[in-house]
Description
c-di-GMP-I riboswitch aptamer from a Gammaproteobacteria bacterium, 85 nucleotides, folded computationally. NCBI's taxonomy places the organism under Bacteria, Pseudomonadati, Pseudomonadota, Gammaproteobacteria. Rfam family: c-di-GMP-I riboswitch aptamer. Gene Ontology term of the family: cyclic-di-GMP binding. From the family's description: GEMM was predicted in a large-scale screen for bacterial structured RNA regulatory elements.

RNA sequence: AUCUGACAAAGGCAAACUCAUUGCAAGGUGAGGACGCAAAGCUUCCGAUCCACGGCCACCGGCCGGGGACAGCGGGGCCGCCGGA
Numbered sequence: 001a002u003c004u005g006a007c008a009a010a011g012g013c014a015a016a017c018u019c020a021u022u023g024c025a026a027g028g029u030g031a032g033g034a035c036g037c038a039a040a041g042c043u044u045c046c047g048a049u050c051c052a053c054g055g056c057c058a059c060c061g062g063c064c065g066g067g068g069a070c071a072g073c074g075g076g077g078c079c080g081c082c083g084g085a
């Protein structure tokens, strides 16, 4: 440096839910709390999903546009502990 995650060791993060706060909303933030995670560290470049707005159509459904959210949906990029080869 590359591949890999058996046995460990040191640790780390924190789902649902509750309270507070913020946002039109999806959602975010803080505290509590642990379902789980070898990247559940960072990053919206691609796809998916979600929110709201506008337009179109053969209209209760679908399509298009740009805006926002989501990294614990998948892929990509960057950084990284320990063990093994």
Stems, first nucleotide, its partner, number of pairs: 002085004012037002017032006035072001041078003045075003049069003053065005